The RNA shown here (transfer RNA) has 73 nucleotides and comes from a bacterium. The coordinates come from a structure-prediction model, not an experiment, and the mean pLDDT is 82. Rfam family: tRNA. The family's RNA type in Rfam is transfer RNA.
RNA sequence: GCCCAGGUAGCUCAGUUGGUAGAGCUCCUCACUUGUAAUGAGGGGGUCGAAGGUUCGAGUCCUUUCCUGGGCU
Repeated sequence: GCCCAGGUAGCUCAGUUGGUAGAGCUCCUCACUUGUAAUGAGGGGGUCGAAGGUUCGAGUCCUUUCCUGGGCU
RNA backbone atom coordinates (compact mmCIF):
# COMPACT_ATOMS: atom_id res chain seq x y z
P G A 1 -0.71 3.75 3.58
O5' G A 1 -0.90 2.80 2.30
C5' G A 1 -0.68 3.34 1.01
C4' G A 1 -0.69 2.23 0.00
C3' G A 1 -1.93 1.36 0.00
O3' G A 1 -2.99 1.93 -0.74
C1' G A 1 0.00 0.00 0.00
P C A 2 -4.49 1.70 -0.33
O5' C A 2 -4.81 0.21 -0.77
C5' C A 2 -4.80 -0.17 -2.13
C4' C A 2 -5.00 -1.66 -2.27
C3' C A 2 -6.20 -2.24 -1.53
O3' C A 2 -7.42 -2.07 -2.25
C1' C A 2 -4.29 -3.56 -1.10
P C A 3 -8.79 -1.96 -1.44
O5' C A 3 -9.06 -3.44 -0.92
C5' C A 3 -9.27 -4.50 -1.83
C4' C A 3 -9.36 -5.84 -1.11
C3' C A 3 -10.38 -5.90 0.02
O3' C A 3 -11.70 -6.10 -0.45
C1' C A 3 -8.36 -6.85 0.75
P C A 4 -12.93 -5.56 0.40
O5' C A 4 -12.98 -6.59 1.61
C5' C A 4 -13.26 -7.96 1.39
C4' C A 4 -13.14 -8.76 2.68
C3' C A 4 -13.97 -8.25 3.85
O3' C A 4 -15.33 -8.62 3.76
C1' C A 4 -11.80 -8.74 4.60
P A A 5 -16.46 -7.72 4.42
O5' A A 5 -16.29 -7.99 5.99
C5' A A 5 -16.52 -9.27 6.53
C4' A A 5 -16.15 -9.34 8.01
C3' A A 5 -16.76 -8.27 8.90
O3' A A 5 -18.09 -8.55 9.27
C1' A A 5 -14.46 -8.45 9.36
P G A 6 -19.10 -7.36 9.49
O5' G A 6 -18.58 -6.67 10.84
C5' G A 6 -18.68 -7.35 12.09
C4' G A 6 -17.85 -6.69 13.15
C3' G A 6 -18.29 -5.31 13.62
O3' G A 6 -19.38 -5.36 14.52
C1' G A 6 -15.94 -5.34 13.32
P G A 7 -20.34 -4.08 14.64
O5' G A 7 -19.46 -3.01 15.42
C5' G A 7 -18.93 -3.32 16.70
C4' G A 7 -18.20 -2.12 17.29
C3' G A 7 -19.08 -0.91 17.53
O3' G A 7 -18.71 -0.24 18.73
C1' G A 7 -17.30 -0.33 16.10
P U A 8 -19.66 -0.38 19.99
O5' U A 8 -21.11 -0.06 19.39
C5' U A 8 -21.56 1.28 19.27
C4' U A 8 -23.06 1.36 19.46
C3' U A 8 -23.57 0.75 20.77
O3' U A 8 -23.40 1.63 21.87
C1' U A 8 -24.90 0.00 18.97
P A A 9 -22.88 1.01 23.22
O5' A A 9 -24.09 1.31 24.24
C5' A A 9 -24.39 2.64 24.64
C4' A A 9 -24.87 2.70 26.07
C3' A A 9 -24.00 1.97 27.08
O3' A A 9 -23.99 2.70 28.31
C1' A A 9 -26.18 1.09 27.17
P G A 10 -22.75 3.61 28.63
O5' G A 10 -21.72 2.62 29.35
C5' G A 10 -20.48 3.12 29.90
C4' G A 10 -19.88 2.10 30.83
C3' G A 10 -19.75 0.72 30.22
O3' G A 10 -18.51 0.58 29.55
C1' G A 10 -20.88 0.54 32.27
P C A 11 -18.43 -0.21 28.11
O5' C A 11 -18.48 -1.75 28.49
C5' C A 11 -17.45 -2.35 29.25
C4' C A 11 -17.76 -3.81 29.52
C3' C A 11 -18.14 -4.62 28.29
O3' C A 11 -17.00 -5.11 27.60
C1' C A 11 -19.74 -4.98 30.00
P U A 12 -17.13 -5.42 26.01
O5' U A 12 -18.11 -6.69 25.92
C5' U A 12 -17.72 -7.93 26.47
C4' U A 12 -18.78 -8.99 26.20
C3' U A 12 -19.29 -9.05 24.78
O3' U A 12 -18.42 -9.79 23.94
C1' U A 12 -21.12 -9.06 26.29
P C A 13 -18.47 -9.58 22.33
O5' C A 13 -19.95 -10.01 22.01
C5' C A 13 -20.71 -9.32 21.04
C4' C A 13 -22.15 -9.73 21.16
C3' C A 13 -23.05 -9.33 20.00
O3' C A 13 -22.93 -10.27 18.95
C1' C A 13 -24.10 -8.78 22.04
P A A 14 -23.53 -9.90 17.47
O5' A A 14 -25.08 -10.19 17.71
C5' A A 14 -26.05 -9.51 16.96
C4' A A 14 -27.42 -9.86 17.47
C3' A A 14 -28.55 -9.31 16.60
O3' A A 14 -28.84 -10.18 15.53
C1' A A 14 -28.93 -8.72 18.85
P G A 15 -28.63 -9.63 14.03
O5' G A 15 -29.73 -8.45 13.94
C5' G A 15 -31.09 -8.73 14.24
C4' G A 15 -31.83 -7.46 14.47
C3' G A 15 -31.64 -6.38 13.40
O3' G A 15 -32.43 -6.64 12.24
C1' G A 15 -31.45 -5.40 15.53
P U A 16 -32.04 -5.87 10.91
O5' U A 16 -32.73 -6.77 9.77
C5' U A 16 -32.11 -8.00 9.37
C4' U A 16 -33.14 -8.91 8.75
C3' U A 16 -34.10 -8.23 7.79
O3' U A 16 -34.45 -9.12 6.74
C1' U A 16 -35.30 -9.22 9.56
P U A 17 -33.86 -8.96 5.26
O5' U A 17 -34.55 -7.63 4.68
C5' U A 17 -34.04 -7.07 3.45
C4' U A 17 -34.98 -6.00 2.92
C3' U A 17 -35.19 -4.80 3.87
O3' U A 17 -35.34 -3.61 3.06
C1' U A 17 -37.26 -5.76 3.34
P G A 18 -34.15 -2.59 3.03
O5' G A 18 -34.51 -1.56 4.19
C5' G A 18 -33.90 -1.67 5.47
C4' G A 18 -34.38 -0.57 6.38
C3' G A 18 -35.88 -0.56 6.67
O3' G A 18 -36.10 -0.02 7.98
C1' G A 18 -35.28 1.46 5.66
P G A 19 -37.11 -0.83 8.94
O5' G A 19 -38.09 0.33 9.43
C5' G A 19 -37.65 1.36 10.33
C4' G A 19 -38.78 2.20 10.84
C3' G A 19 -39.95 1.41 11.40
O3' G A 19 -40.56 2.17 12.44
C1' G A 19 -40.69 2.71 9.57
P U A 20 -40.43 1.59 13.97
O5' U A 20 -39.67 2.79 14.69
C5' U A 20 -39.87 4.16 14.30
C4' U A 20 -39.63 5.08 15.47
C3' U A 20 -38.77 4.48 16.60
O3' U A 20 -37.95 5.52 17.17
C1' U A 20 -40.86 5.12 17.45
P A A 21 -36.40 5.34 17.21
O5' A A 21 -36.16 3.80 17.59
C5' A A 21 -36.21 3.45 18.92
C4' A A 21 -35.55 2.11 19.15
C3' A A 21 -35.41 1.74 20.62
O3' A A 21 -36.60 1.12 21.08
C1' A A 21 -33.35 1.42 19.48
P G A 22 -36.78 0.66 22.59
O5' G A 22 -36.30 -0.85 22.53
C5' G A 22 -35.87 -1.52 23.69
C4' G A 22 -35.50 -2.94 23.34
C3' G A 22 -34.77 -3.68 24.44
O3' G A 22 -35.68 -4.23 25.38
C1' G A 22 -33.61 -3.95 22.41
P A A 23 -35.18 -4.54 26.87
O5' A A 23 -34.41 -5.92 26.71
C5' A A 23 -35.08 -7.09 26.27
C4' A A 23 -34.12 -8.25 26.14
C3' A A 23 -33.29 -8.53 27.38
O3' A A 23 -33.99 -9.29 28.35
C1' A A 23 -31.90 -8.52 25.47
P G A 24 -33.73 -9.07 29.88
O5' G A 24 -32.32 -9.79 30.16
C5' G A 24 -32.18 -11.18 29.97
C4' G A 24 -30.72 -11.57 30.03
C3' G A 24 -29.94 -11.05 31.24
O3' G A 24 -30.17 -11.81 32.42
C1' G A 24 -28.70 -10.66 29.29
P C A 25 -30.26 -11.10 33.82
O5' C A 25 -28.78 -10.60 34.10
C5' C A 25 -27.73 -11.54 34.31
C4' C A 25 -26.37 -10.88 34.22
C3' C A 25 -26.10 -9.75 35.21
O3' C A 25 -25.78 -10.20 36.53
C1' C A 25 -25.37 -9.10 33.07
P U A 26 -26.24 -9.33 37.73
O5' U A 26 -25.53 -7.92 37.51
C5' U A 26 -24.13 -7.80 37.63
C4' U A 26 -23.67 -6.38 37.31
C3' U A 26 -24.23 -5.26 38.19
O3' U A 26 -23.54 -5.17 39.43
C1' U A 26 -24.34 -4.61 35.93
P C A 27 -24.34 -4.73 40.76
O5' C A 27 -24.81 -3.24 40.44
C5' C A 27 -23.89 -2.19 40.33
C4' C A 27 -24.57 -0.87 40.06
C3' C A 27 -25.74 -0.54 40.98
O3' C A 27 -25.30 0.01 42.22
C1' C A 27 -26.39 -0.16 38.76
P C A 28 -26.12 -0.31 43.56
O5' C A 28 -27.44 0.58 43.39
C5' C A 28 -27.36 1.99 43.36
C4' C A 28 -28.72 2.62 43.17
C3' C A 28 -29.81 2.10 44.12
O3' C A 28 -29.76 2.71 45.41
C1' C A 28 -30.64 2.16 41.93
P U A 29 -30.27 1.87 46.70
O5' U A 29 -31.86 1.87 46.52
C5' U A 29 -32.58 3.09 46.56
C4' U A 29 -34.06 2.85 46.26
C3' U A 29 -34.73 1.77 47.11
O3' U A 29 -35.08 2.22 48.41
C1' U A 29 -35.32 1.49 44.84
P C A 30 -35.14 1.15 49.62
O5' C A 30 -36.43 0.28 49.28
C5' C A 30 -37.72 0.88 49.28
C4' C A 30 -38.75 -0.06 48.71
C3' C A 30 -38.89 -1.40 49.40
O3' C A 30 -39.64 -1.32 50.62
C1' C A 30 -38.88 -1.73 47.08
P A A 31 -39.39 -2.37 51.82
O5' A A 31 -39.99 -3.71 51.20
C5' A A 31 -41.39 -3.80 50.95
C4' A A 31 -41.74 -5.15 50.30
C3' A A 31 -41.30 -6.38 51.08
O3' A A 31 -42.21 -6.69 52.13
C1' A A 31 -40.74 -6.64 48.81
P C A 32 -41.64 -7.22 53.55
O5' C A 32 -41.07 -8.66 53.22
C5' C A 32 -41.90 -9.70 52.75
C4' C A 32 -41.10 -10.89 52.28
C3' C A 32 -40.06 -11.40 53.26
O3' C A 32 -40.66 -12.24 54.26
C1' C A 32 -39.08 -11.20 51.14
P U A 33 -40.37 -11.95 55.78
O5' U A 33 -38.84 -12.36 55.96
C5' U A 33 -38.42 -13.69 55.74
C4' U A 33 -36.92 -13.84 55.91
C3' U A 33 -36.34 -13.22 57.17
O3' U A 33 -36.51 -14.08 58.31
C1' U A 33 -35.03 -12.60 55.29
P U A 34 -37.03 -13.48 59.68
O5' U A 34 -35.87 -12.56 60.19
C5' U A 34 -36.08 -11.59 61.23
C4' U A 34 -34.75 -11.09 61.76
C3' U A 34 -33.77 -10.66 60.71
O3' U A 34 -33.99 -9.31 60.30
C1' U A 34 -32.70 -12.10 62.24
P G A 35 -33.90 -8.97 58.69
O5' G A 35 -32.34 -9.08 58.37
C5' G A 35 -31.44 -8.13 58.90
C4' G A 35 -30.00 -8.55 58.63
C3' G A 35 -29.67 -8.84 57.17
O3' G A 35 -29.40 -7.67 56.43
C1' G A 35 -28.83 -10.57 58.53
P U A 36 -29.80 -7.64 54.88
O5' U A 36 -28.74 -8.57 54.20
C5' U A 36 -27.36 -8.20 54.15
C4' U A 36 -26.48 -9.33 53.64
C3' U A 36 -26.83 -9.86 52.26
O3' U A 36 -26.33 -9.07 51.22
C1' U A 36 -26.49 -11.66 53.74
P A A 37 -27.15 -8.98 49.82
O5' A A 37 -27.05 -10.47 49.25
C5' A A 37 -25.80 -10.96 48.76
C4' A A 37 -25.90 -12.45 48.48
C3' A A 37 -26.91 -12.87 47.41
O3' A A 37 -26.40 -12.73 46.10
C1' A A 37 -27.18 -14.22 49.32
P A A 38 -27.39 -12.27 44.90
O5' A A 38 -28.43 -13.47 44.77
C5' A A 38 -28.03 -14.75 44.34
C4' A A 38 -29.12 -15.77 44.53
C3' A A 38 -30.44 -15.45 43.85
O3' A A 38 -30.47 -15.85 42.49
C1' A A 38 -30.86 -16.00 46.09
P U A 39 -31.20 -14.95 41.40
O5' U A 39 -32.74 -15.01 41.85
C5' U A 39 -33.45 -16.24 41.86
C4' U A 39 -34.82 -16.07 42.47
C3' U A 39 -35.68 -14.95 41.88
O3' U A 39 -36.31 -15.34 40.68
C1' U A 39 -35.75 -14.82 44.23
P G A 40 -36.56 -14.21 39.54
O5' G A 40 -37.77 -13.35 40.14
C5' G A 40 -39.02 -13.96 40.41
C4' G A 40 -39.93 -13.00 41.13
C3' G A 40 -40.09 -11.62 40.49
O3' G A 40 -41.01 -11.64 39.40
C1' G A 40 -39.73 -11.37 42.79
P A A 41 -40.82 -10.58 38.20
O5' A A 41 -41.25 -9.19 38.88
C5' A A 41 -42.59 -9.01 39.30
C4' A A 41 -42.77 -7.65 39.93
C3' A A 41 -42.26 -6.47 39.13
O3' A A 41 -43.14 -6.07 38.09
C1' A A 41 -41.55 -6.26 41.34
P G A 42 -42.54 -5.42 36.75
O5' G A 42 -42.06 -3.98 37.21
C5' G A 42 -43.01 -3.01 37.66
C4' G A 42 -42.33 -1.85 38.32
C3' G A 42 -41.36 -1.05 37.47
O3' G A 42 -41.99 -0.16 36.55
C1' G A 42 -40.41 -1.43 39.57
P G A 43 -41.23 0.18 35.16
O5' G A 43 -39.95 1.02 35.63
C5' G A 43 -40.11 2.31 36.21
C4' G A 43 -38.83 2.84 36.79
C3' G A 43 -37.72 3.18 35.80
O3' G A 43 -37.93 4.43 35.15
C1' G A 43 -36.82 2.02 37.64
P G A 44 -37.20 4.68 33.75
O5' G A 44 -35.69 4.95 34.15
C5' G A 44 -35.36 6.07 34.97
C4' G A 44 -33.89 6.10 35.26
C3' G A 44 -32.98 6.18 34.04
O3' G A 44 -32.88 7.51 33.54
C1' G A 44 -32.13 4.59 35.58
P G A 45 -32.82 7.75 31.97
O5' G A 45 -31.40 7.16 31.56
C5' G A 45 -30.20 7.69 32.11
C4' G A 45 -29.02 6.81 31.77
C3' G A 45 -28.85 6.50 30.30
O3' G A 45 -28.19 7.56 29.62
C1' G A 45 -28.67 4.51 31.55
P G A 46 -28.83 8.18 28.30
O5' G A 46 -28.17 7.37 27.12
C5' G A 46 -26.74 7.18 27.06
C4' G A 46 -26.35 6.52 25.78
C3' G A 46 -26.81 7.22 24.51
O3' G A 46 -25.91 8.24 24.14
C1' G A 46 -27.16 4.86 24.37
P U A 47 -26.50 9.67 23.73
O5' U A 47 -27.21 9.45 22.33
C5' U A 47 -26.45 8.97 21.18
C4' U A 47 -27.33 8.96 19.98
C3' U A 47 -26.58 9.34 18.70
O3' U A 47 -27.13 8.62 17.60
C1' U A 47 -28.29 10.92 19.13
P C A 48 -26.25 8.43 16.31
O5' C A 48 -25.64 6.98 16.54
C5' C A 48 -24.70 6.71 17.58
C4' C A 48 -24.39 5.24 17.62
C3' C A 48 -23.92 4.67 16.31
O3' C A 48 -22.97 3.64 16.53
C1' C A 48 -25.88 3.57 16.99
P G A 49 -21.88 3.25 15.41
O5' G A 49 -20.65 4.21 15.80
C5' G A 49 -20.30 4.35 17.19
C4' G A 49 -19.13 5.27 17.31
C3' G A 49 -19.24 6.58 16.54
O3' G A 49 -20.01 7.55 17.22
C1' G A 49 -17.14 5.62 16.12
P A A 50 -20.94 8.57 16.39
O5' A A 50 -19.87 9.48 15.61
C5' A A 50 -19.01 10.37 16.33
C4' A A 50 -18.21 11.21 15.37
C3' A A 50 -19.01 11.91 14.28
O3' A A 50 -19.61 13.11 14.73
C1' A A 50 -17.16 10.84 13.31
P A A 51 -20.99 13.61 14.07
O5' A A 51 -20.61 14.10 12.61
C5' A A 51 -19.73 15.22 12.45
C4' A A 51 -19.35 15.41 11.00
C3' A A 51 -20.50 15.49 10.01
O3' A A 51 -21.16 16.74 9.99
C1' A A 51 -18.84 14.05 9.17
P G A 52 -22.72 16.76 9.62
O5' G A 52 -22.79 16.41 8.06
C5' G A 52 -22.29 17.34 7.11
C4' G A 52 -22.12 16.70 5.75
C3' G A 52 -23.37 16.26 5.05
O3' G A 52 -24.11 17.33 4.44
C1' G A 52 -21.74 14.58 4.84
P G A 53 -25.70 17.12 4.24
O5' G A 53 -25.85 16.01 3.11
C5' G A 53 -25.37 16.26 1.80
C4' G A 53 -25.47 15.03 0.94
C3' G A 53 -26.87 14.50 0.67
O3' G A 53 -27.55 15.23 -0.34
C1' G A 53 -25.43 12.70 1.21
P U A 54 -29.17 15.26 -0.29
O5' U A 54 -29.63 13.77 -0.64
C5' U A 54 -29.42 13.22 -1.92
C4' U A 54 -29.98 11.83 -2.01
C3' U A 54 -31.43 11.68 -1.60
O3' U A 54 -32.33 12.05 -2.64
C1' U A 54 -30.14 9.96 -0.60
P U A 55 -33.58 13.00 -2.33
O5' U A 55 -34.50 12.09 -1.41
C5' U A 55 -35.03 10.88 -1.90
C4' U A 55 -35.65 10.08 -0.79
C3' U A 55 -36.65 10.81 0.09
O3' U A 55 -37.92 10.92 -0.52
C1' U A 55 -35.17 9.54 1.43
P C A 56 -38.68 12.34 -0.45
O5' C A 56 -39.14 12.42 1.07
C5' C A 56 -39.68 13.65 1.60
C4' C A 56 -40.23 13.40 3.00
C3' C A 56 -39.31 12.66 3.93
O3' C A 56 -38.38 13.52 4.57
C1' C A 56 -41.44 11.65 3.98
P G A 57 -36.83 13.03 4.67
O5' G A 57 -36.96 11.80 5.71
C5' G A 57 -37.32 12.02 7.05
C4' G A 57 -37.56 10.71 7.76
C3' G A 57 -36.38 9.75 7.79
O3' G A 57 -35.47 10.09 8.83
C1' G A 57 -38.33 8.58 7.17
P A A 58 -33.89 9.95 8.54
O5' A A 58 -33.61 8.38 8.42
C5' A A 58 -33.95 7.50 9.50
C4' A A 58 -32.91 6.42 9.67
C3' A A 58 -31.53 6.93 10.08
O3' A A 58 -30.89 5.95 10.87
C1' A A 58 -31.37 5.85 8.01
P G A 59 -31.12 5.90 12.44
O5' G A 59 -30.05 4.83 12.96
C5' G A 59 -28.65 5.11 12.94
C4' G A 59 -27.87 3.82 12.89
C3' G A 59 -27.87 3.14 11.54
O3' G A 59 -26.85 3.63 10.68
C1' G A 59 -28.35 1.58 13.25
P U A 60 -27.21 3.90 9.11
O5' U A 60 -27.61 2.45 8.53
C5' U A 60 -26.68 1.37 8.60
C4' U A 60 -27.34 0.10 8.18
C3' U A 60 -27.83 0.08 6.73
O3' U A 60 -27.60 -1.20 6.14
C1' U A 60 -29.63 -0.32 8.21
P C A 61 -26.41 -1.35 5.09
O5' C A 61 -26.84 -0.37 3.89
C5' C A 61 -27.63 -0.84 2.82
C4' C A 61 -27.76 0.22 1.74
C3' C A 61 -26.52 1.04 1.46
O3' C A 61 -25.60 0.36 0.60
C1' C A 61 -28.36 2.49 1.64
P C A 62 -24.00 0.59 0.72
O5' C A 62 -23.80 2.04 0.08
C5' C A 62 -24.03 2.26 -1.29
C4' C A 62 -23.74 3.69 -1.66
C3' C A 62 -22.41 4.23 -1.19
O3' C A 62 -21.33 3.87 -2.07
C1' C A 62 -24.11 5.79 -0.67
P U A 63 -19.84 3.68 -1.47
O5' U A 63 -19.38 5.17 -1.21
C5' U A 63 -19.20 6.07 -2.30
C4' U A 63 -18.78 7.44 -1.80
C3' U A 63 -17.61 7.48 -0.85
O3' U A 63 -16.35 7.37 -1.52
C1' U A 63 -19.34 8.85 -0.02
P U A 64 -15.12 6.67 -0.78
O5' U A 64 -14.67 7.76 0.30
C5' U A 64 -14.15 9.01 -0.13
C4' U A 64 -14.05 9.98 1.04
C3' U A 64 -13.21 9.51 2.21
O3' U A 64 -11.82 9.67 1.99
C1' U A 64 -15.24 10.43 3.01
P U A 65 -10.78 8.62 2.63
O5' U A 65 -10.91 8.94 4.18
C5' U A 65 -10.51 10.20 4.70
C4' U A 65 -10.94 10.38 6.13
C3' U A 65 -10.41 9.34 7.11
O3' U A 65 -9.08 9.60 7.51
C1' U A 65 -12.72 9.66 7.48
P C A 66 -8.16 8.41 8.03
O5' C A 66 -8.66 8.17 9.52
C5' C A 66 -8.47 9.18 10.52
C4' C A 66 -9.08 8.76 11.84
C3' C A 66 -8.62 7.41 12.37
O3' C A 66 -7.36 7.47 13.01
C1' C A 66 -10.97 7.57 12.56
P C A 67 -6.42 6.16 13.01
O5' C A 67 -7.17 5.17 14.01
C5' C A 67 -7.36 5.51 15.38
C4' C A 67 -8.25 4.51 16.08
C3' C A 67 -7.81 3.06 15.97
O3' C A 67 -6.77 2.72 16.87
C1' C A 67 -10.14 3.22 15.57
P U A 68 -5.77 1.50 16.49
O5' U A 68 -6.68 0.19 16.70
C5' U A 68 -7.18 -0.15 17.98
C4' U A 68 -8.00 -1.42 17.91
C3' U A 68 -7.36 -2.60 17.20
O3' U A 68 -6.41 -3.27 17.99
C1' U A 68 -9.60 -2.36 16.50
P G A 69 -5.16 -4.05 17.23
O5' G A 69 -5.85 -5.33 16.57
C5' G A 69 -6.43 -6.32 17.40
C4' G A 69 -7.20 -7.34 16.56
C3' G A 69 -6.41 -7.98 15.42
O3' G A 69 -5.51 -8.99 15.85
C1' G A 69 -8.55 -7.35 14.65
P G A 70 -4.19 -9.31 14.95
O5' G A 70 -4.77 -10.01 13.65
C5' G A 70 -5.42 -11.27 13.73
C4' G A 70 -6.04 -11.66 12.41
C3' G A 70 -5.10 -11.74 11.22
O3' G A 70 -4.31 -12.92 11.20
C1' G A 70 -7.07 -10.62 10.60
P G A 71 -2.86 -12.91 10.45
O5' G A 71 -3.24 -12.84 8.89
C5' G A 71 -3.92 -13.94 8.29
C4' G A 71 -4.30 -13.61 6.87
C3' G A 71 -3.17 -13.23 5.93
O3' G A 71 -2.45 -14.35 5.45
C1' G A 71 -4.94 -11.70 5.66
P C A 72 -0.91 -14.22 5.03
O5' C A 72 -0.96 -13.33 3.71
C5' C A 72 -1.55 -13.84 2.54
C4' C A 72 -1.51 -12.81 1.42
C3' C A 72 -0.14 -12.24 1.09
O3' C A 72 0.65 -13.10 0.28
C1' C A 72 -1.71 -10.48 1.23
P U A 73 2.21 -13.13 0.40
O5' U A 73 2.67 -11.71 -0.19
C5' U A 73 2.43 -11.41 -1.56
C4' U A 73 2.74 -9.96 -1.83
C3' U A 73 4.15 -9.51 -1.46
O3' U A 73 5.11 -9.87 -2.45
C1' U A 73 2.57 -7.93 -0.71